[in-house]
Molecule: small-subunit ribosomal RNA
Organism: uncultured prokaryote
RNA sequence: AGAGUUUGAUCCUGGCUCAGAACGAACGCUGGCGGCAGGCCUAACACAUGCAAGUCGAACGCCCCGCAAGGGGAGUGGCGCACGGGAGAGUAUCGCGUGGGAACGUACCUUUUAGUACGGAAGAACCAUUAGGAAUGAUGGCUAAUAACGUAUAGUCCCUCCGGGGUAAAGAUUUAUCGCCGAGAGAUGAGCCCGCGUCAGAUUAGCUAGUUGGUAAGGUAAUGGCUUACCAAGGCGACGAUUGGUAGCUGGUUUGAGAGGAUGAUCAGCCACACUGGAACUGAGACACGGUCCAGACUCCUACGGGAGGCAGCAGUGGGGAAUAUUGCGCAAUGGAGGAAACUCUGACGCAGCCAUGCCGCGUGAGUGAAGAAGGCCUUCGGGUUGUAAAGCUCUUUUACCUGUGAUGAUAAUGACAGUAGCAGGAGAAAAAGCUCCGGCUAACUUCGUGCCAGCAGCCGCGGUAAUACGAAGGGAGCGAGCGUUGUUCGGAAUUACUGGGCGUAAAGCGUGCGUAGGCGGUUUAGCAAGUUAGAAGUGAAAGCCCUGGGCUCAACCUAGGAAUUGCUUUUAAAACUGCUAAACUAGAAUCUCGGAGGGGAUGGUGGAAUUUCCAGUGUAGAGGUGAAAUUCGUAGAUAUUGGAAGGAACACCAGUGGCGAAGGCGACCAUCUGGACGAGUAUUGACGCUGAGGCACGAAAGCGUGGGGAGCAAACAGGAUUAGAUACCCUGGUAGUCCACGCCGUAAACGAUGUAAACUAGCCGUUGGGACCUUAGGUUUUUCAGUGGCGCAGCUAACGCACUAAGUUUACCGCCUGGGGAGUACGGCCGCAAGGUUAAAACUCAAAGGAAUUGACGGGGACCCGCACAAGCGGUGGAGCAUGUGGUUUAAUUCGAUGCAACGCGCAGAACCUUACCCACACUUAACUUCCUCUUGGGGCUUUCAGAGAUGAUCGCUUUCGGUUCGGCCGGGGAGUGAAUAGGUGCUGCAUGGCUGUCGUCAGCUCGUGUCGUGAGAUGUUAGGUUAAGUCCUGCAACGAGCGCAACCCUUAUCGUAUGUUGCCAUCAGGUUAUGCUGGGAACUCAUGCGAGACUGCCGGUGACAAGCCGGAGGAAGGCGGGGACGACGUCAAGUCAUCAUGGCCCUUACGUGUGGGGCUACAAACGUGCUACAAUGGUAACGACAAUGGGCAGCCACUUCGCAAGAAGGCGCUAAUCUCCAAACGUUAUCUCAGUUCGGAUUGUUCUCUGCAACUCGAGAGCAUGAAGUUGGAAUCGCUAGUAAUCGUGCAUCAGCAUGUCACGGUGAAUACGUUCCCGGGUCUUGUACACACCGCCCGUCACGUCAUGGGAGUUGGUUCUACCCGAAGGCGGUACGCUAACCUAUGGAGGCAGCGGACCACGGUAGGAUCAGCGACUGGGAGUAAGUCGUAACAAGGUAGCCGUAGGGGAACCUGCGGCUGGAUCACCU
Repeated sequence: AGAGUUUGAUCCUGGCUCAGAACGAACGCUGGCGGCAGGCCUAACACAUGCAAGUCGAACGCCCCGCAAGGGGAGUGGCGCACGGGAGAGUAUCGCGUGGGAACGUACCUUUUAGUACGGAAGAACCAUUAGGAAUGAUGGCUAAUAACGUAUAGUCCCUCCGGGGUAAAGAUUUAUCGCCGAGAGAUGAGCCCGCGUCAGAUUAGCUAGUUGGUAAGGUAAUGGCUUACCAAGGCGACGAUUGGUAGCUGGUUUGAGAGGAUGAUCAGCCACACUGGAACUGAGACACGGUCCAGACUCCUACGGGAGGCAGCAGUGGGGAAUAUUGCGCAAUGGAGGAAACUCUGACGCAGCCAUGCCGCGUGAGUGAAGAAGGCCUUCGGGUUGUAAAGCUCUUUUACCUGUGAUGAUAAUGACAGUAGCAGGAGAAAAAGCUCCGGCUAACUUCGUGCCAGCAGCCGCGGUAAUACGAAGGGAGCGAGCGUUGUUCGGAAUUACUGGGCGUAAAGCGUGCGUAGGCGGUUUAGCAAGUUAGAAGUGAAAGCCCUGGGCUCAACCUAGGAAUUGCUUUUAAAACUGCUAAACUAGAAUCUCGGAGGGGAUGGUGGAAUUUCCAGUGUAGAGGUGAAAUUCGUAGAUAUUGGAAGGAACACCAGUGGCGAAGGCGACCAUCUGGACGAGUAUUGACGCUGAGGCACGAAAGCGUGGGGAGCAAACAGGAUUAGAUACCCUGGUAGUCCACGCCGUAAACGAUGUAAACUAGCCGUUGGGACCUUAGGUUUUUCAGUGGCGCAGCUAACGCACUAAGUUUACCGCCUGGGGAGUACGGCCGCAAGGUUAAAACUCAAAGGAAUUGACGGGGACCCGCACAAGCGGUGGAGCAUGUGGUUUAAUUCGAUGCAACGCGCAGAACCUUACCCACACUUAACUUCCUCUUGGGGCUUUCAGAGAUGAUCGCUUUCGGUUCGGCCGGGGAGUGAAUAGGUGCUGCAUGGCUGUCGUCAGCUCGUGUCGUGAGAUGUUAGGUUAAGUCCUGCAACGAGCGCAACCCUUAUCGUAUGUUGCCAUCAGGUUAUGCUGGGAACUCAUGCGAGACUGCCGGUGACAAGCCGGAGGAAGGCGGGGACGACGUCAAGUCAUCAUGGCCCUUACGUGUGGGGCUACAAACGUGCUACAAUGGUAACGACAAUGGGCAGCCACUUCGCAAGAAGGCGCUAAUCUCCAAACGUUAUCUCAGUUCGGAUUGUUCUCUGCAACUCGAGAGCAUGAAGUUGGAAUCGCUAGUAAUCGUGCAUCAGCAUGUCACGGUGAAUACGUUCCCGGGUCUUGUACACACCGCCCGUCACGUCAUGGGAGUUGGUUCUACCCGAAGGCGGUACGCUAACCUAUGGAGGCAGCGGACCACGGUAGGAUCAGCGACUGGGAGUAAGUCGUAACAAGGUAGCCGUAGGGGAACCUGCGGCUGGAUCACCU
């Protein structure tokens, strides 16, 4: 210090998540020692038992024990029990923190000063009687004191009207103290008051009646409404009162660079509390944790009459909880209470016990040791790794263990800890290592298992048969007596931004103005000193943090000193800035005069055009409307046309990124009233200013209320169409409404998606209004102020873009934002007649949502271009029969694959057996095939018989005894054997693969290097203007070059030359034949095979830009690529193929392998594709007559002859081929048929044959005779073809024993048409939009249905808190009364004084009634969220097929539709500038 995650990729915005540190922690696995710390965060829940506050006989009497000394007991009395210890419920408060203040107490302590005299009377204990179960008493009697009381004394004490008045004491003991009392001072520790600081909520905005102040009195230690009476009507609050929620505060702790944030365990200071509520008493101090009284709840005892209790002290128990210890030892130390002291008490405290809860330290061994052991794991089988690790050898002993000794803590006594720490000795490597992780973030990788299962996961995400992500193993990484997980806090997060963010489009500028409070504010001078700055003083407790030292062997820990404590208060000084006061100024602002511009506003009036309606005329059959129609109107006279009338609404042209207004908005003309801005100018005021929370006003359209008005238009509604449907788009009608007046509403994409005001910062070009100057009376030039636009520099911006009208650089003030959804919703408040507006959450859920730009893809977007793509033509398919393939069905099996184009006469260039992979049956098991070992040897050929379906098994006979040989049973070959590795698989996965192939597409594209531009993805080049079949070429250009493609090079074909001339050829010469290159011969021609030539826009003209090229022409066999072929860029389709072959992995191994016989792949209701043959006269039949080319041939092609009607058969020449052979048909001529199911058509069937073959039954082809089906040109739809092409005619090859309508090739005959690119399909380039990127077969919206979750409403119901009114009124203090009772004093039958009792106001608990508020439950109900594959539609994204969206209103299953107004965040085209 950053990283992961939105995208195909990019930049940005923005959330989520991770790495760090911390903890009073808990859980999982594991666990050797020590030191120092820490240890109920939950139920302030309930508590058994023990202990936690007593002490003093030197204050006092009594009782008991004792000879006495002395000891013990209860009681009176004194001091203490208000400390120490606990816990944080309450408390948003002078409670706490900090700094001040005056009006007040303070036991014990210190100090100063003055005293300590006299006297009487009681009541406990005790004794007696007595009540009760007990607790506890009652009555009578006796008694002491440092207990209580009276008198005296009196001061620097108190009160005072200044005359005076009032007020004290206690002794003990034995010679020295301890006490007691008055007063002053101090110290300590309390009480009270004030400034400042101290959580979040406004969906809490008003609160307050002792309330605020005064006077008087009371009360208190003391000020004070603290209390009471009277008087006044105040006091608090937007600088947040009141109210609901939460919370003890602080020093500190933790995190952070800091500023901040979170927190308030342990230690320390303060506060508040002590079962809950109330109250006082005593006392120096309490309204009192281990005191009292009352009320309440709970627990316990009881003889039912009545009593007892309070662990939030230390232990401990139950309960709650994820979770937190011993009913220990001791007062030895430190401290506290009492005491003169000894001493007693002390769960404060000191120690020990339990717990890895944390921090710190130590150990579990060290050295050597390669045969790199064994074992494990992996492996390419070679090896690698675990790994010097182990073993082995040589050493050491920290800790633990054993034995001995033995402190400091107490410098005299006294040691719980404790025989502890430490020290010495001993034995022996001995007793001592785990946890998490290994896909990225994030250090660390392999094998096996599993197969979207089991599981993992902090985020992204892994797992569907090759998982570094699950589980295991081996190996590795990290930390280590711990390691992980969970939870919480801070950090990272500049993600609340003071330091340190934003608001045109990402979330975010109020619709607009006026203006209150507030904030901010021009120039100059003087003064003050609040802010500000500097110095000093006080304070800021200790501990902690930090620094420097010291002590435990180190460290943690402890300890000394320093620094720091950023703050507050007081004081001194300064006067620049802000502020305040005073005085002045004119540059801001305002006023005044003159002037012009304007759809600014309001009211009244006027006008013409048009629509509609009505009246009248002319006139006749349609009109209207649409994509096309219909509803509708019209012979009762429409539409059209002419004239007239009525009425309402809106104002064409002018008209313009022109004008005015704060915005909404404003448009005929005239008049009246009226607001604002602008220009010029002298003068006036003198900062009067800017902004503006609340507030007030204005505010399109729709909508609401009342009353008018109503021509046109038009939600709703009705009808007609469209459609699968059409609650829509289109059409015909049509009501609210639109208009006016008055009153509401208060919202819009109210937008420049840009708050207002001010200053500064290059230019250029328009336009509106006014002015100045120069000229002149036509205007032009320069310039200035105020608006309104376009472009553009710097700068800014994520980019797009903005750019003096800023989104630049600054200032002031206001508003607003903080992930998406839920939701601008619910609840509550305010406003409204309503519709609704405004303010405005949470639960829950997701890891994104979003902005700008990029590359693609797509568009029922655009431009350009091409293609048998359409059009123009020719011929087909779809109908029939048959052939063939497929789906389906059937079957024992109908083997498998191919499935839009790009599967379907495809793999198959040919299934009777074989093929064959399928089915049935029968066999074999190292095997049909390859290698090795051992043994043996021949073995091969021919042949007989038997069993069998055959494979196979058994068997008879004959023949020659194999080849090579280095002569070695050496090599080759055969058989057998038990074996070993292995063979074998057309079994699975083409989504693990190679190779091969299809397709877009023979389309013209696809890329790279360097440079340049851009933050970047990327762009440029490759775009543009021309041109081409072409990214072909030219020109231009921040590009310059290059590669793969195109073209060319290759083959073939078309012309010629040349060479050669057999098996090919025959013009000339000769010979021969019925005839034939048959023969001699020839090398001319054809032809064949080589080698060359030829075509290049080369030439001419035109055009074009002087280019590339295009058009025409000449010449030429051929002309602009001459025709055809081979050749297929980067890539796409997880395209096809594991069944051509190869191959990873998985699977089978007496079978999923191998062999054999038979069957099947040939099935058949109906369906589809591809073909053949036809439907006939451009024809059929018969006869006669011509003309090819490519190819093939010895297990072959077969001349020729004979036979057969024919398929064919029997003979048989030639040919291993330019030699022999297989070979044409359409065509032509003649005849016949004469339009019909025919002399068309040939299916089907019968029968007789032929051929191939081991074998034609399932299941071949062919021939003859007979039979003679459908079919008369084919619906919707659809295919091929642009010239030697289509169409038509035959021929050949491969495969093959046989089988061709298929495929591949060959020639013969030989057309028609193309205006053209609007449309359909496909493709290319550029551009545009996009919410698509698996890329439109995309994305995506809403209702409905199922189950899940949280939440709103809800008749009500339950509980908490609180307010008001009233009732009741315990204890208690206060005040009143006191007829009853009464020791101290007196002037004494009595009095003074006191008390019980009684009643009074106050008041806790309780009760009644009515509110307010919060929470729980709740039949039913509303929407919301999420879900792998439900239903209905298709609303949005492209012009999304009716552009979308905003507001409003109506309607509709639903998305939505329609009306009105608005916006561009709309494509395209046109127009204007």